[in-house]
This record gives sequence, C1' cells and structure tokens, in this order.
RNA sequence: GUGGGCGUAGCUCAGGGGUAGAGCUCCAGAUUGUGGCUCUGGCGGUCGAGGGUUCAAAUCCCUUCGUCCACC
Repeated sequence: GUGGGCGUAGCUCAGGGGUAGAGCUCCAGAUUGUGGCUCUGGCGGUCGAGGGUUCAAAUCCCUUCGUCCACC
C1' cells in the first nucleotide's frame, strides 16, 4: 500500500430497520452470629466519530479514527 474482521454498560459479549439487552462487577434489601453463597430490586450506554438514505438507523450506504488478521 491492498483486502478483510472487530469497535454496543466498569469488564466479556448479544442484538443485522420499529423507543438497546444478558452474564459478571457495583449499590440496596432478604437470608446469616459475621462474611461468603443464594434470592429480589436498582444504578450504569448520545451503540468509536462525521455525513447520507428512511416516517424511523446500533442495524443499510459513504468517509474517517482505533485495533487485529492476511497479502504485498
């Protein structure tokens, strides 16, 4: 340089047009002599960035940034 994968909650990842979720973590409560385990509830995300298409975009298109892989 060329082609491709990935980027979504503090972490690991789902979701591939119709108001964004799970597990773990954290917080509160129940339980327990205390802690842990277990159970219930809660906090937390302008979906890497900019633009376009659409009634509607995390999702489709273009550009761009970061990271990884292959080829050169």